[in-house]
Formats: sequence, C1' cells, structure tokens
RNA sequence: CGCUGCAGUCUGCUGAAUCCCGUCCGGGUGGACGGGAACGGGGGACCCGAUUCCAAGGGGCGUAUCACCGGGAAACCGGCGUAGGGCAAUCUCUUCGGCCCGAGCCCGACAGCUAACCUCGUAGGCAUCGAAGGGAAAGCGC
Repeated sequence: CGCUGCAGUCUGCUGAAUCCCGUCCGGGUGGACGGGAACGGGGGACCCGAUUCCAAGGGGCGUAUCACCGGGAAACCGGCGUAGGGCAAUCUCUUCGGCCCGAGCCCGACAGCUAACCUCGUAGGCAUCGAAGGGAAAGCGC
C1' cells in the first nucleotide's frame, strides 16, 4: 500500500447481574449454602452547594419521564403522543429510513455532595432491520 470479514446454541445479544474455590444435593444440563474476585447500587464528613415555611410528604433502583384525552369520589385504569432505551456478528463512531420498548419495584417521615467507613445486589428477557460512510484491531499478500 492492497485485499478479506466465512462459520457461529460448545455461539451470541440486552443488562451491574459474571468468574473462581469449598461443602452438600441431583441421573444430568445443574441446584442450595458459605467464601473470594470482578461489576453495579445505596447510606455516610470537611469543603462546596442548598436553605422562608410546608403532611400538597419526600427519596431510591431502572431507558422507562412528561403532556394531552376518556373513565373514576379517590387510589388508579385505559388511549394517544413523548424525554429516553434497544434493534449483535472483530470492535467502535456518524448519517438516513424503518421496527420494538417507553415497565415494574423498593424505603417508610428519612437521605444534596461526600474521604474514611457501613451496607445491598449478581436477576430477568431474548436469537434481532436496511442503506451509506469514518476510525481502530486482526489475518493474508506485496
């Protein structure tokens, strides 16, 4: 400098949600308990920030928030949009079009930030669009 991107369930995506060790259980992929690592969340000083008060409670995890419409006494339910999140194939970024989600749960009158310190979590759901371009890594060739 040029070329390449096959295969993929013994693989891969989303997500913090994975890995290792010990004991026990199960016919088995595995499961339970304990410990460690890694990752993620919460609490928690000075400084800084905020500071009229407030039960109209407030706060947290999460992309999952807000507006409008309908029903309801309310709690809340339904609809339609929407902030935001996802749509893999070595990784990553940008643009255009398209599709899906836009939930749920917790604390319990209490929480700004936050070193030390304390503490919790390791689920769940999946097998997934098209086009154009930039960068990185790898392999091969010169």

c-di-AMP riboswitch aptamer (ydaO/yuaA leader) from Desulfobulbus sp. Tol-SR, 142 nucleotides, folded computationally. It matches the Rfam family "c-di-AMP riboswitch aptamer (ydaO/yuaA leader)". For this family Rfam cites "New RNA motifs suggest an expanded scope for riboswitches in bacterial genetic control" (Barrick et al., Proc Natl Acad Sci U S A, 2004). The coordinates come from a structure-prediction model, not an experiment, and the mean pLDDT is 82. The RNAcentral record of the sequence draws on Rfam and Ribocentre.